[in-house]
RNA sequence: CGCUUAUCAAGAAAGGCAGAGGGUUAUGGCCCGUUGAAGCCUUAGCAACCUCCCCCGCGCAAGCAGGGAGCUGGUGCUAAUUCCAUCCUACUACACAGUAGGGCAGAUAAGUC
Repeated sequence: CGCUUAUCAAGAAAGGCAGAGGGUUAUGGCCCGUUGAAGCCUUAGCAACCUCCCCCGCGCAAGCAGGGAGCUGGUGCUAAUUCCAUCCUACUACACAGUAGGGCAGAUAAGUC
């Protein structure tokens, strides 16, 4: 990188280095940025995917389902819904468009060749 599954409307920032971009591709929009972007580092925080711990059920067992605590460790995250739209369907509407659902793409976790 590919594949599978789950989640994506909530939550949580300061400092140092750096110096012009960023919102992971494209197009359009809208926003963030010299009152300092990306990136790197430190500290803090958020969350609870895996793990550790506790409760309960099933099971001969391995283990599996559910609940709890933020807790031993592994990640992740800390502007705006994944910032919004793009493709399809339904509904509303004269139309522009809007709402809902789905898809595509992406992010993260766990697993897998």